[in-house]
RNA sequence: AUUGAACGCUGGCGGCGUGGAUAAGGCAUGCAAGUCGAACGCGAAAGUUCCCCUUCGGGGGGGCGAGUAGAGUGGCGAACGGGUGAGUAACACGUGAGUAAUCUGCCCUUGGGUGGGGGACAACUCCGGGAAACCGGGGCUAAUACCGCAUAAGCCGGGAGAAUCGCUUGUUUUUCCCGAGAAAGCGGGCCUCUACUUGUAAGCUCGUGCCCAAGGAUGAGCUCGCGGCUGAUUAGCUUGAUGGUGGGGUAACGGCCUACCAUGGCGAUGAUCGGUAGCUGGUUUGAGAGGACGGUCAGCCACACUGGGAUUGAGAUACGGCCCAGACUCCUACGGGAGGCAGCAGUCUAGAAGCUUCGGCAAUGGGGGAAACCCUGACCGAGCGACGCCGCGUGGGGGAUGACGGCCUUCGGGUUGUAAACCCCUUUCAUCAGGGAAGAACGGCGUUCGGGUAAACACCCCGGGCGUUUGACGGUACCUGGAAAAGAAGCCUCGGCUAAUUCCGUGCCAGCAGCCGCGGUAAUACGGAGGAGGCAAGCGUUAAUCGGAUUUAUUGGGCGUAAAGGGCGUGUAGGCGGCUCCUUAAGUCGGGUGUUAAAUACCACCGCUCACCGGUGGAAAUGCGCCCGAUACUGAGGGGCUUGAGUGCAGCAGAGGCAAGCGGAAUUCCCGGUGUAGCGGUGAAAUGCGUAGAUAUCGGGAGGAACACCAGUGGCGAAGGCGGCUUGCUGGGCUGCUACUGACGCUGAUACGCGAAAGCCAGGGGAGCGAACGGGAUUAGAUACCCCGGUAGUCCUGGCGUAAACGUUGUGCACUAGGUGUAGGGGGGUAUCGACCCUCUCUGUGCCGCAGCUAACGCAUUAAGUGCACCGCCUGGGGAGUACGACCGCAAGGUUGAAACUCAAAGGAAUUGACGGGGGCCCGCACAAGCGGUGGAGCAUGCGGUUUAAUUCGACGCAACGCGAAGAACCUUACCUGGGCUUAACAUCACCUUUCAGGGUGUCGUACCUCGGGGAAACUCGUGGGCAAGACAGAUAGGUGCUGCAUGGCUGUCGUCAGCUCGUGCCGUGAGGUGUUGGGUUAAGUCCCGCAACGAGCGCAACCCUUGUCGCUAGUUAUUUUCCCUAGCGAGACUGCCCCGCAAAACGGGGAGGAAGGUGGGGAUGACGUCAAGUCAGCAUGGCCCUUAUGCCUUGGGCUACACACACGCUACAAUGGGUGGUACAAAAGGUAGCAAUGGAGCGAUCCGGAGCCAAUCCCAAAAGCCAUCCUCAGUUCAGAUUGCAGGCUGAAACUCGCCUGCAUGAAGGUGGAGUUGCUAGUAACUGUAGGUCAGCAUACUACAGUGAAUACGUUCUCGGGCCUUGUACACACCGCCCGUCACGUCAUGAAAGUCGGCAACACCUGAAGUCGAUGGGCUAACCCCGAUUUAUCGGGGAGGCAGUCGCCGAGGGUGGGGUUGAUGAUUGGGACG
Repeated sequence: AUUGAACGCUGGCGGCGUGGAUAAGGCAUGCAAGUCGAACGCGAAAGUUCCCCUUCGGGGGGGCGAGUAGAGUGGCGAACGGGUGAGUAACACGUGAGUAAUCUGCCCUUGGGUGGGGGACAACUCCGGGAAACCGGGGCUAAUACCGCAUAAGCCGGGAGAAUCGCUUGUUUUUCCCGAGAAAGCGGGCCUCUACUUGUAAGCUCGUGCCCAAGGAUGAGCUCGCGGCUGAUUAGCUUGAUGGUGGGGUAACGGCCUACCAUGGCGAUGAUCGGUAGCUGGUUUGAGAGGACGGUCAGCCACACUGGGAUUGAGAUACGGCCCAGACUCCUACGGGAGGCAGCAGUCUAGAAGCUUCGGCAAUGGGGGAAACCCUGACCGAGCGACGCCGCGUGGGGGAUGACGGCCUUCGGGUUGUAAACCCCUUUCAUCAGGGAAGAACGGCGUUCGGGUAAACACCCCGGGCGUUUGACGGUACCUGGAAAAGAAGCCUCGGCUAAUUCCGUGCCAGCAGCCGCGGUAAUACGGAGGAGGCAAGCGUUAAUCGGAUUUAUUGGGCGUAAAGGGCGUGUAGGCGGCUCCUUAAGUCGGGUGUUAAAUACCACCGCUCACCGGUGGAAAUGCGCCCGAUACUGAGGGGCUUGAGUGCAGCAGAGGCAAGCGGAAUUCCCGGUGUAGCGGUGAAAUGCGUAGAUAUCGGGAGGAACACCAGUGGCGAAGGCGGCUUGCUGGGCUGCUACUGACGCUGAUACGCGAAAGCCAGGGGAGCGAACGGGAUUAGAUACCCCGGUAGUCCUGGCGUAAACGUUGUGCACUAGGUGUAGGGGGGUAUCGACCCUCUCUGUGCCGCAGCUAACGCAUUAAGUGCACCGCCUGGGGAGUACGACCGCAAGGUUGAAACUCAAAGGAAUUGACGGGGGCCCGCACAAGCGGUGGAGCAUGCGGUUUAAUUCGACGCAACGCGAAGAACCUUACCUGGGCUUAACAUCACCUUUCAGGGUGUCGUACCUCGGGGAAACUCGUGGGCAAGACAGAUAGGUGCUGCAUGGCUGUCGUCAGCUCGUGCCGUGAGGUGUUGGGUUAAGUCCCGCAACGAGCGCAACCCUUGUCGCUAGUUAUUUUCCCUAGCGAGACUGCCCCGCAAAACGGGGAGGAAGGUGGGGAUGACGUCAAGUCAGCAUGGCCCUUAUGCCUUGGGCUACACACACGCUACAAUGGGUGGUACAAAAGGUAGCAAUGGAGCGAUCCGGAGCCAAUCCCAAAAGCCAUCCUCAGUUCAGAUUGCAGGCUGAAACUCGCCUGCAUGAAGGUGGAGUUGCUAGUAACUGUAGGUCAGCAUACUACAGUGAAUACGUUCUCGGGCCUUGUACACACCGCCCGUCACGUCAUGAAAGUCGGCAACACCUGAAGUCGAUGGGCUAACCCCGAUUUAUCGGGGAGGCAGUCGCCGAGGGUGGGGUUGAUGAUUGGGACG
């Protein structure tokens, strides 16, 4: 885009079309084919009227009705028209020819004829049978029915000639002879002629019919060329089959049929068989070429319940005819009958689905008739269905407070929206009323005129004029008028494709979906609503065809890696084929001509108001036939040529093939010698072998297999493949020369041959190796890798026929830059004969590379470039190279090779990442080298777990666990128990006043204080004082309730790792690359050099703080102006200098100087990003949730529990120690609700007391160390847990649950398994000090100083990281992806003992109707013969006919064995999906 559509929602009008696609299923009812009296015979009735009779009921007869109705004989028609598409793959259809092989009623033209006889049968009547349908017998009768006779130009048959033409039999024309063979009348008129003579008849005349013949037209039959479906998992088919002769048959040719003879015919250019199908003009789609279809209309065919058959006829093998068989339905008296809607309506059924049991013959057409006329479900019309196309309408103009309402909202508003209301106007269509065409022309009748025929002014015929008559549609179209905006809009969509978006609801639910995909709490995707977009009396959906799809590729595709080159050759058919000349004209090309039906499509004009629709004309119809012409190319025939191809001659190389023979090395085995304890094997071992003598070594022998070095991207071969040497046989290739043949060529379906390894059969052979198997190891296991053994096999003869049979690249030929190896030939140059060397060339084999090609990778004279020829193959993945079938095979299996079902991909090449038990380079307390810990003990703290009323919550590898918490007795506190409150513990507003700031106020009322009572407290009750708050009001508050996966902010981590990017340019189809890679160097993407890159940004570094040296300035409380110290400002260090190395660089090594040297030490500083990392409980915040509670107040409890487990720590285990005594030296910080000195009390914690200090002024305030002494290796004079008693401090308050002191007690613990951690210098380790938090509480945290080491060979390994590179089927990225079994469910399918159907054949049996044939003993009017007699009849015979019987064929039926196809089947096989 389209449709004979259907479904959903909706539906105003008209026109034109169209409407059983399924069940060629079954059908009630009515209608659809009759007509002619001018072919013929017969012939009613009702009713009415007249007459007669009458028992008054009626009966009989005549007339009219009426020669009507009706049936019959006869003629024509019924073979047309109408329906359907079952069958048919066929001369059925289309197209073009042929018929010299034919027929043709009615019609037209022409010629001739139409004489004279005969006998019947229907109807009718009588009798009979039957339920019916219908049938039988007797009798009468007419004809245009039937039958002889006559005539016969031409026709037909036979014979004899002549001419002409042609395409084989022959055609046409013509002459003569013989034979056979026709007919029918009817109607009208007239009296000119004849006869009776009125008028009729013979007759005349007209019309029509009949017979013969010729021609035409129309229709039909038959034949042929070409064209149009599918399957090869259908490869062979055929016996009347192919041909001939004789005969038969037909309108006609013909095996059409038959007898005999011959053995042919068809087929890979697809026979036969199977499946499907009416064919065409055309329709639809498409740019076209094509594809799909064949409904309506038109042409042809076929069919008429199914199958068979003939009759009649011009025509049928006959839709509304006949006979037979079968199925079905109906009637029946059970004996027997009837029927055929695929005609028009209509009905039932099946179905998603398709109409009225309508009107009319008015028109067109058809049948009959002389005509009137009759018939016509053809047809013309109307009805029903939005089924389609076309047209029209549902109003038009104005109208902004942009109304109300709805929806949204950032609360301002926006939108619906000029939309509505309202004002003005119009009236198509529908409605009502009135008017009102065309379709009608014929024809008939009447009249009239002219002409023809004729004797004729009859009749009849032809033409013209006038008059009259005919409409189903139809209450039509159309026109006019009335009324009033009055009666008339929906459907789909709004994530992208694709025009059009918001809110609410829902919460991977419900649902949507054409593809991608939406939905798991903020859904433009579901549902609703508002709005918007599209189309519009329709709109969507479904189904279907074409297009897009160059996605079957003729136009117009491919095959190295995406699907796809056959494993390789030889070669048949076929396809294609070198140069030149002549002929031909098949292909090809040009011109002409015939045809290509109409309709359709196209163009022009015209008619319906337009359009759809219709009319007229034109062009076109790509095809086929015929004629003429052209001859370049192809073909065909003929002649020639040599360049393709081949042959010859001379040489060359080679693991080319086959056969026979030979050889040495090695392994193993056997025999013998020497010899002794091991050998062998492995990562290490063990099994194994060996004192019965192995291994080792020497000699001898046996046997099999394979041939080291040479050996090479070397050679040969078609491929598989081929490797010791010799001989024989044999194939191919290359080079040189140019003698010969003369296109002999290329490719190659089918076919044939060859074809690695494994496996197979039989027989040999068997040294080594070695599936299976045994044993030993390894391992979690080890049906493996390793080891010791070892059977098939490996070898020979046969069969198989497959491989990643690969260059994943078919064969042949030609053309298209080069460079460089190598193998085999030949030529030339130089040189000294040669060699070496240089160069040219042919052939083979590699590498690199331009153009070109390619999706890219890559290929690139050995093409994957450019062309030609031929073959093979491909068409999404899986199912599946499977199933079934067939062929091959001994088997294994091979070749050929599907479908159902299922998926939305499978795949190629390249890119960026990530990853690797890949590679290279480099770094880091990463390892190593060291020092000290931890893991064991006790305790402390945190976490898990458990417990509990509660043990609040968060954090979970690194990167949670002395973390949030810089400090839980109450508070904190979020948890639990109990009690209490409800505008509230907290914020704002609502009243008055005021410019603001602010100020003020009604009523109730009590916080607070005093006293008393209750209570655990909050609180409550009472008295007194007192008057702020509060309440009397709702908006709102409040929530440590949920979501860190809705968020902000902040933080951790990789990682202080050196990276992460951009602009422009360049490269690439693109993703992307380059820059950023490379060579060096650095702590560093730090710097240098190079470079299709040149620059730039965020990071690095530096700038900042601190510390180390110096200078300057200033200096309180320090110090006493030198220093030290404090505060501040500066200087200094930059690879600056020297030497060496490197590349003349960057930089590195060493040195000088210097307080400090190569970033001097430390800190702050954290790129792009990653982890949906952490935090809603710090804060903020969207959404959700609670509102006498999930909010608020409060008592007590809990967060402190304790069988356990883990993590960070403290103290120890002691002598480098502990105790005691004595005696030194800090830094940094803090201090007024504070630090607190001197002094005093106490063993002590501490207390009393308070100088001084708001602090460089005063205070807190050192320890390890040093000196001296005791302890002497022990659970101790170590260690200090635990517990008891007695105290101190803080605090309302130390029970749960604080810290400290004294005395007493004195546990585990004797250096800690696997493992694990920190640290590279003022570092580790050891020692103490201070601070924050804090009433009190520190083994934690954060700072500070004191004492003060060891070690680093180095980068193999562990962990983490950076750069380059490589592989990848990964990309939520290896914590990835993914394979197979098993279990369960669903689905389709194969096999299967079988079972049940369909279809078409075959063999035999039976065999209806019927044609044909045969038959003689039945019957028989016409014609013929004979006879008889009562002279119009009878008898006999013949011809002919009928019936019967027999025969051939024959539908159907039966039996049988097979074929093919389908359904189903216990069980079973794999497959797909979940």